[in-house]
Context: one part of a larger RNA
RNA sequence: CUGGGCGUAAAGCGCGCGUAGGCGGCCUGAUAAGUUGGAUGUGAAAGCCCUGGGCUCAACCUAGGAACUGCAUUCAAAACUGUCAGGCUAGAGUAUGGUAGAGGAUAGUGGAAUUUCCGGUGUAGCGGUGAAAUGCGUAGAGAUCUGAAGGAACAUCAGUGGCGAAGGCGGCUAACUGGUAUAACACUGACGCUGAGGUACGAAAGCGUGGGGAGCGAACGGGAUUAGAUACCCCGGUAGUCCACGCCCUAAACGAUGAGAACUAGCUGUUGGGUGAGUAAAUUCAGUCAGUAGCGAAGCUAACGCGUUAAGUUCUCCGCCUGGGGAGUACGACCGCAAGGUUGAAACUC
Numbered sequence: 001c002u003g004g005g006c007g008u009a010a011a012g013c014g015c016g017c018g019u020a021g022g023c024g025g026c027c028u029g030a031u032a033a034g035u036u037g038g039a040u041g042u043g044a045a046a047g048c049c050c051u052g053g054g055c056u057c058a059a060c061c062u063a064g065g066a067a068c069u070g071c072a073u074u075c076a077a078a079a080c081u082g083u084c085a086g087g088c089u090a091g092a093g094u095a096u097g098g099u100a101g102a103g104g105a106u107a108g109u110g111g112a113a114u115u116u117c118c119g120g121u122g123u124a125g126c127g128g129u130g131a132a133a134u135g136c137g138u139a140g141a142g143a144u145c146u147g148a149a150g151g152a153a154c155a156u157c158a159g160u161g162g163c164g165a166a167g168g169c170g171g172c173u174a175a176c177u178g179g180u181a182u183a184a185c186a187c188u189g190a191c192g193c194u195g196a197g198g199u200a201c202g203a204a205a206g207c208g209u210g211g212g213g214a215g216c217g218a219a220c221g222g223g224a225u226u227a228g229a230u231a232c233c234c235c236g237g238u239a240g241u242c243c244a245c246g247c248c249c250u251a252a253a254c255g256a257u258g259a260g261a262a263c264u265a266g267c268u269g270u271u272g273g274g275u276g277a278g279u280a281a282a283u284u285c286a287g288u289c290a291g292u293a294g295c296g297a298a299g300c301u302a303a304c305g306c307g308u309u310a311a312g313u314u315c316u317c318c319g320c321c322u323g324g325g326g327a328g329u330a331c332g333a334c335c336g337c338a339a340g341g342u343u344g345a346a347a348c349u350c
Stems, first nucleotide, its partner, number of pairs: 003322004007304002012318001014201001016199002021194003025088007033081002035077008049065006091191001092188003096183002103177002106174004110154001115149003119145003125136002162169002206247006215241002220236004258317006266295008275286003299306002323350003332343004
């Protein structure tokens, strides 16, 4: 390389949008680029292969054939692929109806709690632990009752519940805004799928500037523990955590499972829509579409397990893997304010 693979052994980009490219529904007609068949020319000789001949045989030499799987020209075929033209509606999309939702972003607002401060009552402890001590307290703490300030997070509801492409999203209200599902028809008429580069988003931590700072809390200080204790436990506590704007671009970014399409037993839940039955209404029942869980036939799998939400059976496109270490390192390049990120070896060694 051909292959064989990618849930856990090496291997699915963190996740969308999308350029080129690759692939692409049904019918009719045309064309003849691909495709198929014939003919002609060419495909040097030698060699290889086959059949003969000559050196006593062989190597070797020699004659003929085959082959040279190719290319060009030409004639023909028209199923498939392509192209052109016309049509269709099952893919895709648009419009309509009512609905579900922590989807997003902005502004406002609420109560509980913690902390601090002012004041009242009140007196000797409080706090903390395995036990203690550091710490706080007669300058009146802790406890308790009013009041005030400020920041952050939203108990119950709450659910193998919902929404979102992923990251993620949870008090309440308002206007703004994205997407999904469903129902019945109307419309467009293949407008589709994937997607190298590219580009948007992307937890936490971290960075820059300016705010904010209640609680928590890297670093740091102290008290313990211990042989030691740069820890686990305790008392404090700065960055940070919060907001605005701008960067960073990484995670066990996980379902460790790329996206799309089709097909292949069932059973039990649950969420959303709509239909039918039933009822005064509701609970309820049946079947259906879309999601989401638990089991499980066939099948698959090294096993574990997966099993209509496939890891089953197939198709299209992309990404990735190729023994362990060295190493996600070095060098170079690109990006970044930096931290660092992306790309990514070799020697050597087992």
Background: A computed fold for a 350-nucleotide part of an RNA from an uncultured prokaryote, annotated as small-subunit ribosomal RNA, central domain.